A computed fold for a 110-nucleotide RNA, annotated as Guanidine-I riboswitch aptamer. The coordinates come from a structure-prediction model, not an experiment, and the mean pLDDT is 79. The sequence was found by an Rfam model in a public genome assembly. Rfam family: Guanidine-I riboswitch aptamer. About the family: This family represents a conserved RNA structure found upstream of the ykkC and yxkD genes in Bacillus subtilis and related genes in other bacteria.
């Protein structure tokens, strides 16, 4: 100085906010059952968003191993195993909004 760190999807979690539901409080109306309006996420919540560096799983891919089968010395199928490591801004973007989301295993650092 350069390169590499399996990919993708699903269900969740830490976390996140406030469209909708619920909750709280204010005002108005009321046939006293409630209804309407705007406010509060410094409301534990439901819906919702959600991790490369969190969890589990599916599929694909790569490598390996043995067993079986096909077929006959190297390939295919099934079954099994492995896929480690990972400090990290500022800033910007989306949806109603925010975030450990996305830019991004980015810049930088090691």
């Nucleotide at each position: 100085g350069g390169a590499u760190u399996c990919g993708u999807c699903c269900u969740c979690u830490a976390g996140g906010g406030u469209u909708c539901c619920g909750g709280g409080g204010c005002g108005g109306c009321u046939u006293c059952g409630g209804c309407c309006g705007g406010c509060c996420g410094u409301c534990u919540g439901g819906u919702c968003c959600a991790a490369g560096g969190g969890a589990g799983g599916g599929c694909g891919c790569g490598c390996c191993u043995u067993g079986c089968c096909g077929a006959g010395u190297g390939c295919g199928g099934c079954a099994g195993g492995c896929g480690g490591c990972a400090c990290g801004g500022a800033g910007g973007g989306a949806c109603a909004a925010a975030a450990g989301c996305c830019c991004g295993g980015g810049a930088g650092u090691a």